[in-house]
RNA sequence: GCCGGAGUAGCUCAGGUAGUUAGAGCAUAUGACUGAAAAUCAUAGGGUGGCCAGUGCAAGUCUGGCCUCCGGCA
Numbered sequence: 001g002c003c004g005g006a007g008u009a010g011c012u013c014a015g016g017u018a019g020u021u022a023g024a025g026c027a028u029a030u031g032a033c034u035g036a037a038a039a040u041c042a043u044a045g046g047g048u049g050g051c052c053a054g055u056g057c058a059a060g061u062c063u064g065g066c067c068u069c070c071g072g073c074a
Stems, first nucleotide, its partner, number of pairs: 001073007010026004019057001028044005050066005
């Protein structure tokens, strides 16, 4: 330099052929339980969807550019 893949919550990830409120597990906080913890149960907070544009009534999803990471070729 070329090709391919990935980027979504603190972490690991899901998200069909664009469509009704962006979700799960773990973690965290609070409460219940306990003599007190752990475990368990309940509730809650936490998202510029890597960045900038484009298409479209509508974009996590499609298109272009850029950035970062991973793999391959040279």
Molecule: transfer RNA
Organism: Candidatus Staskawiczbacteria bacterium